About this RNA
The RNA shown here (transfer RNA) has 82 nucleotides and comes from an uncultured Bacilli bacterium.
[in-house]
RNA sequence: GCCCAAGUGGCGGAAUAGGUAGACGCACAGGUCUCAAAAACCUGCGGAGAAAUCCAUACCGGUUCGAUUCCGGUCUUGGGCA
Numbered sequence: 001g002c003c004c005a006a007g008u009g010g011c012g013g014a015a016u017a018g019g020u021a022g023a024c025g026c027a028c029a030g031g032u033c034u035c036a037a038a039a040a041c042c043u044g045c046g047g048a049g050a051a052a053u054c055c056a057u058a059c060c061g062g063u064u065c066g067a068u069u070c071c072g073g074u075c076u077u078g079g080g081c082a
Stems, first nucleotide, its partner, number of pairs: 001081007010026003019065001028044005046055003058074005
């Protein structure tokens, strides 16, 4: 230099012939239980806001009524070729 793949909450990781973003697990917080703890069980858990609502899938654009998904560019990481 060229080619391929990947980038999503605190972490792992789902959702792709375009249609409710964040399932499930871990972690964390509150509670039940216990003398106390562990385990187990229940509830909650992206951000802003009083709420309505708005924003959020690496970043910037494009297509579309609608984009995590399709197209272009950029960045980062991994792999291959030279």
It was read from a public genome assembly. Rfam family: tRNA. Its family is annotated with triplet codon-amino acid adaptor activity in the Gene Ontology.